[in-house]
Context: one part of a larger RNA
RNA sequence: GGUCCACGGAGGAUGCCUUGGAGCCGCCAGACGAAGAAGGACGUGACUAGCUGCGAAAAGCCGGGGGUAGGAGCCAAUAUCCGACGAUCCCCGGGUGUCCGAAUGGGGUAACCCGAAUGUCUGGAUGACAUUGACCUGCACGUGAAUCAGAUAGCGUGCAGGGGAUAGACGCUGGGAAGUGAACCAUCUAAGUACCAGCAGGAAAGGAAAUCAAAACGAGAUUCCCUCAGUAGCGGCGAGCGAACGGGGAAGAGCCUAAACCGGCGGCGUGCCAAGCCCGUGUGCGUUGCGUCGCCGGUGUUGCGGGAACCGCAGGCGGAGGAUACGGACUCCGCGUCAGGUUAGAAACCGAGUCGUUAUGGGAAGGAUCUGGGAAGGUCCGCCGGAGAGGGUGAAAGCCCCGUAGCUUAAAGCGAGUCGGCCUGAUGUGCGGGAAUCCCGAGUACGCCGGGACACGAGGAAUCCUGGCGGAAUCUGGGGGGACCACCCUCCAAGGCUAAAUACUUGGCGGCUACCGAUAGCGCAUAGUACCGUGAGGGAAAGGUGAAAAGAACCCCGGGAGGGGAGUGAAAGAGAACCUGAAACCGUGGACCU
Numbered sequence: 001g002g003u004c005c006a007c008g009g010a011g012g013a014u015g016c017c018u019u020g021g022a023g024c025c026g027c028c029a030g031a032c033g034a035a036g037a038a039g040g041a042c043g044u045g046a047c048u049a050g051c052u053g054c055g056a057a058a059a060g061c062c063g064g065g066g067g068u069a070g071g072a073g074c075c076a077a078u079a080u081c082c083g084a085c086g087a088u089c090c091c092c093g094g095g096u097g098u099c100c101g102a103a104u105g106g107g108g109u110a111a112c113c114c115g116a117a118u119g120u121c122u123g124g125a126u127g128a129c130a131u132u133g134a135c136c137u138g139c140a141c142g143u144g145a146a147u148c149a150g151a152u153a154g155c156g157u158g159c160a161g162g163g164g165a166u167a168g169a170c171g172c173u174g175g176g177a178a179g180u181g182a183a184c185c186a187u188c189u190a191a192g193u194a195c196c197a198g199c200a201g202g203a204a205a206g207g208a209a210a211u212c213a214a215a216a217c218g219a220g221a222u223u224c225c226c227u228c229a230g231u232a233g234c235g236g237c238g239a240g241c242g243a244a245c246g247g248g249g250a251a252g253a254g255c256c257u258a259a260a261c262c263g264g265c266g267g268c269g270u271g272c273c274a275a276g277c278c279c280g281u282g283u284g285c286g287u288u289g290c291g292u293c294g295c296c297g298g299u300g301u302u303g304c305g306g307g308a309a310c311c312g313c314a315g316g317c318g319g320a321g322g323a324u325a326c327g328g329a330c331u332c333c334g335c336g337u338c339a340g341g342u343u344a345g346a347a348a349c350c351g352a353g354u355c356g357u358u359a360u361g362g363g364a365a366g367g368a369u370c371u372g373g374g375a376a377g378g379u380c381c382g383c384c385g386g387a388g389a390g391g392g393u394g395a396a397a398g399c400c401c402c403g404u405a406g407c408u409u410a411a412a413g414c415g416a417g418u419c420g421g422c423c424u425g426a427u428g429u430g431c432g433g434g435a436a437u438c439c440c441g442a443g444u445a446c447g448c449c450g451g452g453a454c455a456c457g458a459g460g461a462a463u464c465c466u467g468g469c470g471g472a473a474u475c476u477g478g479g480g481g482g483a484c485c486a487c488c489c490u491c492c493a494a495g496g497c498u499a500a501a502u503a504c505u506u507g508g509c510g511g512c513u514a515c516c517g518a519u520a521g522c523g524c525a526u527a528g529u530a531c532c533g534u535g536a537g538g539g540a541a542a543g544g545u546g547a548a549a550a551g552a553a554c555c556c557c558g559g560g561a562g563g564g565g566a567g568u569g570a571a572a573g574a575g576a577a578c579c580u581g582a583a584a585c586c587g588u589g590g591a592c593c594u
Stems, first nucleotide, its partner, number of pairs: 001593009015579001016544002020516002022513007029505002032164001039100003042055003046078001050074002061094006070082003105114003116132006135162009170201001171199005181188001185236001211219002223250005233241002254497003257441001261298010276285002278328006303475001305440004310433005316335006336427006349421004354416005361407001366381005382399002384388001390402003446470008456482001477492005531538002551578001554565004
């Protein structure tokens, strides 16, 4: 020095555990903000570093409801207090709510600095307190240039709205890559993906046929799923891309306008004793008419074309109106009757009761004995069960505790739906007729050029969108049926709204798992902390005494650390550097080899 044996040190693997995490499902919700949000800074406790709560009224104030014996958060100890006159605690409503932050009086290096007006308090003030004051848009009013007038711009005041945030999700719109694949690469692909911007909603988008289809019968808004089908096609016919019709399901809903025509009001033009003033007759009036434009109301909304205008037939009650009298017609109002309504088609609010939600309450049934530190284990004899889900209790408990099944509760707030009030409509219009007249969404449809979208890469290329140039028609009209033409079929563009079925999950509640168990599982058993970086940003490690602190009084050695006794405990070789305690590594003793 090595190997082996025994016993230790050091170390923290392994086993067991779980307060934390992962995924999925169901229900709810998708709320916020100038009445100042989200997120922060600074404060706030008897003592207070951090977290939590709260805001100078500061771990809290007031009211209502629940609830019961203790309480002053995590968090021990001490001090001082509170509580059956019901505290602490839970829920609802209210009050307070510094400063920053969209941040909004002005400034600014966020949480700071500077300044004004008005009012109140006061004898008064240079004091205190309160309020107001950013910008943009819309509406109303006032004022008002260039420009004589008028008008407009501008300016001011008042009222209303906006702004920001978010969940790394889902939606729509406007922009829009490259790596990659094609075994290179350029058309192509990746991909209308990633990403950027805008705008929303709890969903969004889409949506009531100028749709499909078929060759002759038909379907009947949209959205989503299955299929059709990896088909038809597209494609340096490469790589690849890739439908639709039809069928089966989920859900189910249909409506409003523009125009023609009528009426009212306003602007402009024109007109002056006759047009006109609802009709008839008479009287009267007469700046009243006509044209055009705008606004408002009525009418009207379709493809067996529809509507207007015109004609015909039919019609609850009462009242009012126009220049006037009578009659008629028309319009308006009221009553009665009928229908409908708050998710579109107009739109709120109130009341009643119901359900849900935001606190709850009650909730069955077991003892003895043995082992043991400890019984829930063994043995014996019982019981409950709409409850034998689960967790805890000194070990393994249906009947010990918390619970569980099934029941039960709301003053106040919120949500849903029901009824009534309420509101709206009809009766006041409906039906029918048809030759002619009027209307039926224009720089649109459509054509050409250039792009883009359609599964479709310019192709025989229809269809859709539009940057440029041209540029119709109104039913004897117009679009489509994959070039184009005819016939036939089908549908009415150039205005708008619309629930559900669908997508997602930051958050809340409940449940589940051939998910993890501390190098795993989220980065975090908590931390976006410590630490790193000028910054954007990056980003850890770290769990376990014991059933219970019973956490070792007292004695001894030592300056202490530490240890030896004593004591606690089932165990201290469980002693806080604390469950188990592997290996590397370091020792002590012994055996053997060199």

A computed fold for a 594-nucleotide part of an RNA from a bovine gut metagenome, annotated as large-subunit ribosomal RNA, domain I.